[in-house]
Context: one part of a larger RNA
RNA sequence: UUGGGCUUAAAGGGCCAGUAGCCGGUCCGAACCGUCCCGGGUGAAAUGUCAAUGCUCAACAUUGGCGCUGGCUCGGGAUACCUUUGGGCUAGGGAGCGGGAGAGGUCAGGGGUACUUAUGGGGUAGGGGUAAAAUCCUGUAAUCCUAUAAGGACCACCGGUGGCGAAGGCGCCUGACCAGAACGCGUCCGACGGUGAGUGGCGAAGGCUAGGAGAACGAAUCGGAUUAGAUACCCGAGUAGCCCUAGCAGUAAAUGAUGCAGACUCUGGUGUUGCGUCAGUUUUUGGCGCAGUACCGUAGGGAAACUGAUAAGUCUGCCGCCUGGGGAGUACGGCCGCAAGGUUGAAACUU
Repeated sequence: UUGGGCUUAAAGGGCCAGUAGCCGGUCCGAACCGUCCCGGGUGAAAUGUCAAUGCUCAACAUUGGCGCUGGCUCGGGAUACCUUUGGGCUAGGGAGCGGGAGAGGUCAGGGGUACUUAUGGGGUAGGGGUAAAAUCCUGUAAUCCUAUAAGGACCACCGGUGGCGAAGGCGCCUGACCAGAACGCGUCCGACGGUGAGUGGCGAAGGCUAGGAGAACGAAUCGGAUUAGAUACCCGAGUAGCCCUAGCAGUAAAUGAUGCAGACUCUGGUGUUGCGUCAGUUUUUGGCGCAGUACCGUAGGGAAACUGAUAAGUCUGCCGCCUGGGGAGUACGGCCGCAAGGUUGAAACUU
């Protein structure tokens, strides 16, 4: 609970596709479902109300009028809007074409430094680590220098409030395949659109299953310190994991803590990325247009912080969500999962 809201107070679904539903550009014609007008029927009585009348008055009662169940139904008419239907249009949307931009995705091949290990050579007593130490490594020759080899992971500089992606996310080079966006043209289709309950797909890290791989790092664990203690912080080791393949899981402060789409706003300024166009010393550059991405800021908005054409301004459509704190994202049940758990999601009680 016909309300008001959702950046930070409770509240935007993690993201996308899309079914039903809801909403929907412009012109002409038709129908007339909604809508509007007129008329008829019905809308019991009692109750209500107004008037009159009857009990001596009143309460009460009777008669009549009106009202009454948000109406329902029948007939006739109007046609602006909505709806339906027929035909057209091109400003929305889509397709196409053109030259560019990009860490967009998948797969394959190649490369680089560092690291670790192994082997050979050189070389000799320490090395390592810390606030200080010790555990630890080292005479079976370490640390260090050098040559060669193997291995796995990663990709310095460029690198940027720079780019791409729906989000998660994406960064060595080359190739193949796949996808998207911007700009320009205005060739084609002709409203084909917006949103989206259910539903489906994608979805960091960590986790799980099976098989591999395993250099560095490193939960757990074991030592050494510190300390009153030290199940920590510091040090030495180190398993899972991190990596690959095939699956599962489906959550994050999944954040811009800001849903998606469209329109409008006469206050703008400063950068930057991509494309186009015009001008120029055609080589650095500048003006303008479009699309993105940042900072500052006017009006407006806002409780304020702030926001401010990338709105949190002014409007429209559709969806999700909130309704004091705790109990509790718990219990129970359902669904999903191998499990861990996820999702849906209370109440008593308390304040």
Predicted 3D model of a 351-nucleotide part of an RNA (small-subunit ribosomal RNA, central domain) from a Candidatus Micrarchaeota archaeon. Rfam family: Archaeal small subunit ribosomal RNA. The family is grouped with related families in Rfam's "SSU clan". The family has 86 seed sequences and 709 matches in Rfam 15.1. For this family Rfam cites "Crystal structure of the ribosome at 5.5 A resolution" (Yusupov et al., Science, 2001). It was read from a public genome assembly.